[in-house]
RNA sequence: CGUCGAGUCGCCGCAGCCAUGGGGAAGAUGUCUGAGGCGAACCGGGGAACCACGCAAGUGGGGUGAAUCGUGCUGUGCCUGCCUCCGGGCGGUGCCGUGCGUAGGGCAAUCCGAGGUCCGAACCCGUCAGCUCACCCGGUAGACGUCGAGGA
Numbered sequence: 001c002g003u004c005g006a007g008u009c010g011c012c013g014c015a016g017c018c019a020u021g022g023g024g025a026a027g028a029u030g031u032c033u034g035a036g037g038c039g040a041a042c043c044g045g046g047g048a049a050c051c052a053c054g055c056a057a058g059u060g061g062g063g064u065g066a067a068u069c070g071u072g073c074u075g076u077g078c079c080u081g082c083c084u085c086c087g088g089g090c091g092g093u094g095c096c097g098u099g100c101g102u103a104g105g106g107c108a109a110u111c112c113g114a115g116g117u118c119c120g121a122a123c124c125c126g127u128c129a130g131c132u133c134a135c136c137c138g139g140u141a142g143a144c145g146u147c148g149a150g151g152a
Stems, first nucleotide, its partner, number of pairs: 001145004008040005014034003018030003041140006051130001060128001061125004069101005075095005081090003104119004
């Protein structure tokens, strides 16, 4: 200086180092740092009417996020399924791992186009929540890159 992301800004007093100034202390002023308080802005959740949904069962259900869904393979659990030479094989289904795709998403330099490239996770609530005025509650993180300087 910039990327993803809501994850930014301002004010207040307190504490601390340093500086100014003072004979010194106290006090005052200023920069910075720390935790705390308040506000703005942005983001998210809950929450009527109307609308939507509406039986029962089932693998409860739901939220943040771009991060959904499909398919193949190895292994493995289950089955009043089929076959069996009883060793097992086939089929269905679930789970872990893994491959290939995919809804969708990202990639500063004025903008547009084209191309290329990367991601396509993770976590949370706790049996509970459709939308939703008023109203109520919460978050303001984290992870990275480029250039320059210095040191090892």
A computed fold for a 152-nucleotide RNA from Aeromicrobium endophyticum, annotated as c-di-AMP riboswitch aptamer (ydaO/yuaA leader). The source organism's lineage runs through Bacteria, Bacillati, Actinomycetes, Nocardioidaceae and Aeromicrobium. It matches the Rfam family "c-di-AMP riboswitch aptamer (ydaO/yuaA leader)". From the family's description: This family represents a conserved RNA structure found upstream of the ydaO and yuaA genes in Bacillus subtilis and related genes in other bacteria.